[in-house]
RNA sequence: GCCGACUUAGCUCAGUUGGUAGAGCAACUGUUUUGUAAACAGUAGGUCCCCGGUUCAAGCCCGGGAGUCGGCU
Numbered sequence: 001g002c003c004g005a006c007u008u009a010g011c012u013c014a015g016u017u018g019g020u021a022g023a024g025c026a027a028c029u030g031u032u033u034u035g036u037a038a039a040c041a042g043u044a045g046g047u048c049c050c051c052g053g054u055u056c057a058a059g060c061c062c063g064g065g066a067g068u069c070g071g072c073u
Stems, first nucleotide, its partner, number of pairs: 001072007010025004019056001027043005049065005
């Protein structure tokens, strides 16, 4: 230098024809216990990497950029 994959909650990841985002774990609150843990119930947590475009509507489509990983030279 060229090619490809990935970037979504604190972490690991879903989200299959575009229709206003979820799970597990972690956190917090409550129940239970003499107390802790476990268990059970619930709550909170997201500018979906950035900028722009298409569209009534974009995590999803298109263009550019950034980062991580891999391959080739």
Predicted 3D model of a 73-nucleotide RNA (transfer RNA) from a Candidatus Tayloriibacteriota bacterium. The prediction has a mean pLDDT of 81. Its Rfam family is "tRNA". By type it is a transfer RNA. It was read from a public genome assembly. The organism belongs to Candidatus Tayloriibacteriota, within Bacteria.